About this RNA: This is a predicted structure of a 74-nucleotide RNA (transfer RNA) from Candidatus Falkowbacteria bacterium CG10_big_fil_rev_8_21_14_0_10_43_10. The organism belongs to Candidatus Falkowiibacteriota, within Bacteria. Its Rfam family is "tRNA". By type it is a transfer RNA. Its mean pLDDT, the model's own confidence on a scale to 100, is 81. The sequence is in RNAcentral, with records from ENA.

RNA sequence: GCGGGUAUAGUAUAAUGGUAGUACGCGACCUUCCCAAGGUUGAGGCACGGGUCCGAUUCCCGUUACCCGCUCCC
Numbered sequence: 001g002c003g004g005g006u007a008u009a010g011u012a013u014a015a016u017g018g019u020a021g022u023a024c025g026c027g028a029c030c031u032u033c034c035c036a037a038g039g040u041u042g043a044g045g046c047a048c049g050g051g052u053c054c055g056a057u058u059c060c061c062g063u064u065a066c067c068c069g070c071u072c073c074c
Stems, first nucleotide, its partner, number of pairs: 001070007010024004018054001026042005047063005
């Protein structure tokens, strides 16, 4: 330098062109003498920029970071 892949909550991991879920963790409440366990509930997320579209996390282009392969030089 070329090609491919990945990027979603604090962590891990799904799904989808029309309200983004689950588990653990975190807050509140219930339960308990207390703790733990359990139950209810809440906050918190689509890497960044642009385009297409009535509507983009999803499709297209670019950028960034990481991973894999190839080429050249040393």